A computed fold for a 362-nucleotide part of an RNA from a Minisyncoccia bacterium, annotated as large-subunit ribosomal RNA, domain IV. Rfam family: Bacterial large subunit ribosomal RNA. Gene Ontology terms of the family: structural constituent of ribosome and ribosome. Its mean pLDDT, the model's own confidence on a scale to 100, is 81. The full RNA is in RNAcentral, with records from ENA.

[in-house]
Context: one part of a larger RNA
RNA sequence: UCCUCGUUAAGGAACUCGGCAAAAAAGCGAGCGUACGUUUGCUAUAAGCUCUCCCUGAACCAGGCGCGCAAGCGCUUCGGUACAGGGCGCAGUGAAAGUAUCCCUGGCGACUGUUUACCAAAAACACAGGUCCCUGCGAACCCGUAAGGGGAUGUAUAGGGGCUGAUGCCUGUCCGAUGCCAGAAGGUUAAGGAUGUCGGUCAGCUAUUCGUCUUUGACGAAUGGUAAAGCUGAACGUCUCAAGCCCUGGUCAAUGACAGCAAUAACUAUAAUUGUUCUAAGGUAGCGCAGUUCCUUGUCAGGUAAGUUCUGACGUGCAUGAAAGGUAUAACGACCGGGGAACUGUCUCAACGAGGAGCCCG
Numbered sequence: 001u002c003c004u005c006g007u008u009a010a011g012g013a014a015c016u017c018g019g020c021a022a023a024a025a026a027g028c029g030a031g032c033g034u035a036c037g038u039u040u041g042c043u044a045u046a047a048g049c050u051c052u053c054c055c056u057g058a059a060c061c062a063g064g065c066g067c068g069c070a071a072g073c074g075c076u077u078c079g080g081u082a083c084a085g086g087g088c089g090c091a092g093u094g095a096a097a098g099u100a101u102c103c104c105u106g107g108c109g110a111c112u113g114u115u116u117a118c119c120a121a122a123a124a125c126a127c128a129g130g131u132c133c134c135u136g137c138g139a140a141c142c143c144g145u146a147a148g149g150g151g152a153u154g155u156a157u158a159g160g161g162g163c164u165g166a167u168g169c170c171u172g173u174c175c176g177a178u179g180c181c182a183g184a185a186g187g188u189u190a191a192g193g194a195u196g197u198c199g200g201u202c203a204g205c206u207a208u209u210c211g212u213c214u215u216u217g218a219c220g221a222a223u224g225g226u227a228a229a230g231c232u233g234a235a236c237g238u239c240u241c242a243a244g245c246c247c248u249g250g251u252c253a254a255u256g257a258c259a260g261c262a263a264u265a266a267c268u269a270u271a272a273u274u275g276u277u278c279u280a281a282g283g284u285a286g287c288g289c290a291g292u293u294c295c296u297u298g299u300c301a302g303g304u305a306a307g308u309u310c311u312g313a314c315g316u317g318c319a320u321g322a323a324a325g326g327u328a329u330a331a332c333g334a335c336c337g338g339g340g341a342a343c344u345g346u347c348u349c350a351a352c353g354a355g356g357a358g359c360c361c362g
Stems, first nucleotide, its partner, number of pairs: 001357008010348002014346001019343001029051004037042001039166001053087005059081003062077006088092001101341007108333002113125002129164007141150003167328004172258003177255002179251005186246003192240006198233004204226010259277005286320001287317001298314005
């Protein structure tokens, strides 16, 4: 010096991001008492106050035992309750062990539960409840190349999938875009089918030249022209031809979206109002400086001697808002903020003590 403990004057959170850590209170019992709020279950052991040992006394309740057919009578405390008087101690669940600190006020998540085995336990996940979509059974969906299996020895009060997430009050406007569903008149549209065109190839025909011969000619070869049928070509035209797309509707608890600029009231200010542009429609109820607010320590009020945090309001919402749910909410939470009581070496400010480690020798 470090580690693990113990004690501490006066103060008592002044420490610190933060009462982290420590301390303290309370003490499984008994009596009394218990607020706000509330989904009437809770909150709640709320909070808070008191008692607890020993001796003596009698009382009451409730039993037990014996006798008796029963009614009843007698004995008794092995149980309980409250009371009166007295005694001792600092202290009466006197030890040990184990074992909630409490209150006020917000946020989030309803709750019990689940999770990153080994840095995150949470406001994340799940959840009951809500809603939408699919599925008529050889179901949809999932695994598998298939056979087959799960779904399910189930059958729409069933099964699968998406979103939301108890409960209360609610869930506004927009179908123009994207998606999905429905539709079929028209447009577009592949391979295929049908029918043609063009090119290539060349049997034939023909022209020229040459050769041979049995010489008005025939035959053969080469080159050029033309060209039937067939074959052929990433070649082309027309007709026919499905879904899809275009198109016509529907649908937002589908993906999503939910404006701007001017002017105007008899102080000023503001604008119920008016004009105008654009849009599919222009954000409703709520909530709001928010876990969302940049400016910002917004402004006002409260709490403090003093408050960038906190609580209540205001609204000018950079960039809130309704199942990516909005808002409120009792209970619950090793959750996250703010305040208070108690308590303390967290601190002012450190001191002392105990046992280890560190150092030396073996």